c-di-AMP riboswitch aptamer (ydaO/yuaA leader) from a soil metagenome, 144 nucleotides, folded computationally. RNAcentral holds the sequence, with entries from MGnify.
RNA sequence: UGCCGAAUCCCGCCCGUACGCGGGCGGGAGCGGAGGAACCGCAGGGACCGUUGCAGGUCCCCGGGGCGAAUCGGACGAAAAGGCCCGUAGCGCAGCUCUUUCAGCGCGAGCCCGACAGCUAACUCCGUAGGCGAUCGAAAGAGA
Numbered sequence: 001u002g003c004c005g006a007a008u009c010c011c012g013c014c015c016g017u018a019c020g021c022g023g024g025c026g027g028g029a030g031c032g033g034a035g036g037a038a039c040c041g042c043a044g045g046g047a048c049c050g051u052u053g054c055a056g057g058u059c060c061c062c063g064g065g066g067c068g069a070a071u072c073g074g075a076c077g078a079a080a081a082g083g084c085c086c087g088u089a090g091c092g093c094a095g096c097u098c099u100u101u102c103a104g105c106g107c108g109a110g111c112c113c114g115a116c117a118g119c120u121a122a123c124u125c126c127g128u129a130g131g132c133g134a135u136c137g138a139a140a141g142a143g144a
Stems, first nucleotide, its partner, number of pairs: 001133004008029009030128006040118001044061006063116001064113004072087003076083001090107004096143007
């Protein structure tokens, strides 16, 4: 001086101070996320009980879900795991900002809940971190 990301700003009290400010605790605004009606949508398989039959109940098996761009397919490996490679849905970057186009360069992870959650007004709860670079493409439109 910029980038990814919701992760920024303000106020109060206390502590420290080299008096520039810093830290801790709390509150608020902004931004972000989850749970949660009606309507709508969805309704696995097996065994047992129960019934004239249906409904219903219990147990077992395959689980299921969230944040995020980060999904899906194929190859190697042992018919595997870890790993590794090629693609891919999708995502990001480029110097005043936004949108679109062309060319270019990257990412395409990780973590969490714990048998449980569709959507969802009112309402309830939670987060406000962390990590990066040194490059300096072009065109159009609208703004500043």

Its Rfam family is "c-di-AMP riboswitch aptamer (ydaO/yuaA leader)". Rfam links the family to the GO terms cyclic-di-AMP binding and regulation of gene expression. The coordinates come from a structure-prediction model, not an experiment, and the mean pLDDT is 78.